[in-house]
RNA sequence: GUGUGCGGGUGUGGCGACCGCGGCCCUUUGGGUCGAGGAAAGUCCGAACACGACAGGACACGGUGGUGGGUAACGCCCACCGCGUCCGGUGGCGACGCCGGGCGUAGGGAAAGUGCCACAGAAAACAAACCGCCGAUGGCCCGCAAGGGCACAGGCAAGGGUGAAAAGGUGCGGUAAGAGCGCACCGCGCGGCUGGUGACAGUCGCGGCACGGUAAACCCCACUGCGUGCAAGGCCAAAUAUGCGGCAAUGAGCUGGUCCGGCUCGAUAAACCGCGGGUAGGCUGCUCGAGUCCGUCGGCAACGGCGGACCCAGAUGAAUGGUCGCCUUCCACCCUGCGUGGAAAACAGAAUUCGGCUUACGGCCCGUACACCCCA
Numbered sequence: 001g002u003g004u005g006c007g008g009g010u011g012u013g014g015c016g017a018c019c020g021c022g023g024c025c026c027u028u029u030g031g032g033u034c035g036a037g038g039a040a041a042g043u044c045c046g047a048a049c050a051c052g053a054c055a056g057g058a059c060a061c062g063g064u065g066g067u068g069g070g071u072a073a074c075g076c077c078c079a080c081c082g083c084g085u086c087c088g089g090u091g092g093c094g095a096c097g098c099c100g101g102g103c104g105u106a107g108g109g110a111a112a113g114u115g116c117c118a119c120a121g122a123a124a125a126c127a128a129a130c131c132g133c134c135g136a137u138g139g140c141c142c143g144c145a146a147g148g149g150c151a152c153a154g155g156c157a158a159g160g161g162u163g164a165a166a167a168g169g170u171g172c173g174g175u176a177a178g179a180g181c182g183c184a185c186c187g188c189g190c191g192g193c194u195g196g197u198g199a200c201a202g203u204c205g206c207g208g209c210a211c212g213g214u215a216a217a218c219c220c221c222a223c224u225g226c227g228u229g230c231a232a233g234g235c236c237a238a239a240u241a242u243g244c245g246g247c248a249a250u251g252a253g254c255u256g257g258u259c260c261g262g263c264u265c266g267a268u269a270a271a272c273c274g275c276g277g278g279u280a281g282g283c284u285g286c287u288c289g290a291g292u293c294c295g296u297c298g299g300c301a302a303c304g305g306c307g308g309a310c311c312c313a314g315a316u317g318a319a320u321g322g323u324c325g326c327c328u329u330c331c332a333c334c335c336u337g338c339g340u341g342g343a344a345a346a347c348a349g350a351a352u353u354c355g356g357c358u359u360a361c362g363g364c365c366c367g368u369a370c371a372c373c374c375c376a
Base pairs, nucleotide, nucleotide: 001372002371003370004369005368006367007366008365009364010363013327014326015325016324017323018322019321021035022034023033024032025031026030037347041358042357044356045355046354047353048352049229050228051227052226061225062224063223064222065221066080067079068078069077070076081107082105083104084103085102086101087100088099089098090097091096108220109219113218114217115214116213117212130160131159132156133155134154137153138152139150140149141148142147168186169185170184171183172182173181187209188207189206190205191204192203193202194201195200233284234283235282236281243275244274245273246272251265252264253263254262255261291310292309293308294307295306296305297304298303328344329343330342331341332340333339334337
């Protein structure tokens, strides 16, 4: 320098003219103003809001899982701790330790219980013995004996081999050969002390090591979880049909001077009027909000406090577009001139609203890893 992968940023460039679409406003043949995204996507997680359900307890089912902080909340974010791995440095005979950095981490519990551990391998969890080592002791053979041989009994788990994993490791001693068998150290476990809000860390002592891995297997523990989603929900409400109520009636006849009262009669609602629920349809919820930007202060950071400025889609078979010119960027061509011609693109696209996560994405910019090439 080029290419590729990964991470981050940006997001179909800017200005103008004309035509058009949706919302709102006005002085309405017109004018003004606003009009997609970083993911509007997947609908995975957490909330707001709404309606329904809900005494309390138990069981069942699901979710989360180091610590501290951030947040309205979260399974998100930040910082830290532990572990793993890689790089550099350093100490040690060695096991391994220490220091610095990068990356990864679903990271409670495996001495509560159950299950599983393919292939290979002798053996995969009450360890085991294929090759191998030994054969001190007992046995057999040779030898007068000292001793030698065999590898039958038996001993071993150091070496080889298998495996992702083989029952602590290194060094020295020890032994027939070996072995925490013994010692020192490393690792591990337990306990104390010190430091830290804490996860943990450091240190001292004790223990020959006290039973491998797996819980994104069941399970145990701790914390936690009602259901449905703006087609939620609220309001107005036609036609047709249906339901409920009203409506002749201050009625007529008898009694009676008249009125009240009493008795009797008739009708049981077609039309009309009112009301109710529901449908079509309309309005609302609806967009000013855990808002955006700038400054400043606090904090390692996530983020928060304060001050200022701003208003930034609200459609509903669903708007958010098109044409032209100039600039800018890129590409191609030659006559190498600030020449001519071409292109401006990916993923995608609001539908109640936020906070996240995940996934998609052309070009350009930044960072990082790897590969290749060139120069010194």
Model confidence (mean pLDDT): 77 of 100. The RNA shown here (Bacterial RNase P class A) has 376 nucleotides and comes from Planctomycetales bacterium ZRK34. The sequence was found by an Rfam model in a public genome assembly. It matches the Rfam family "Bacterial RNase P class A". Rfam's curators write: Ribonuclease P (RNase P) is a ubiquitous endoribonuclease, found in archaea, bacteria and eukarya as well as chloroplasts and mitochondria. Its family is annotated with ribonuclease P activity, tRNA processing and dimeric ribonuclease P complex in the Gene Ontology.